[in-house]
RNA sequence: CGAAGAGUAGCCAAAGCGCGUCAAGUGUUGCGAAACGGGACGUUGUUCGCAAACGAAAGGACGGGGAAAUCUUUCUCCUGCGUUCUGCGGUGCUGCGGCGCGUCCGCUCG
Numbered sequence: 001c002g003a004a005g006a007g008u009a010g011c012c013a014a015a016g017c018g019c020g021u022c023a024a025g026u027g028u029u030g031c032g033a034a035a036c037g038g039g040a041c042g043u044u045g046u047u048c049g050c051a052a053a054c055g056a057a058a059g060g061a062c063g064g065g066g067a068a069a070u071c072u073u074u075c076u077c078c079u080g081c082g083u084u085c086u087g088c089g090g091u092g093c094u095g096c097g098g099c100g101c102g103u104c105c106g107c108u109c110g
Stems, first nucleotide, its partner, number of pairs: 001110002004108002010099003015094004019089003028052007038105005058086006064079004
């Protein structure tokens, strides 16, 4: 010197394991705080705390319990009691892979 390269916070997401479905979580708004390429300034995004408003998809099988009837069984009905399956949730964690700093300096390469 260079249309050179790498790396943050974090984002998407195959897959796996869970949680909720008796509504936690997620999402929205406001206020405050924190961290955030090696350094400075700053942007975007992220996280945490508090407050507020809003707000959801259940169904099947088996078993248990209960109700009516019955001598008993069967049958029928109820069940927010359990197990399991299929769904649902802008669901949690891990996460192959992909993406991922504006200016100056630094680092690597030439």
THF (Tetrahydrofolate) riboswitch aptamer, 110 nucleotides, folded computationally. Of the family's consensus pairs, 94% are formed in the model. The coordinates come from a structure-prediction model, not an experiment, and the mean pLDDT is 82. It matches the Rfam family "THF (Tetrahydrofolate) riboswitch aptamer". Rfam's curators write: Tetrahydrofolate (THF) riboswitch was first reported for Ames et al. as an RNA motif in 5' untranslated (5'-UTR)regions of folate transport and biosynthesis genes in Firmicutes genomes.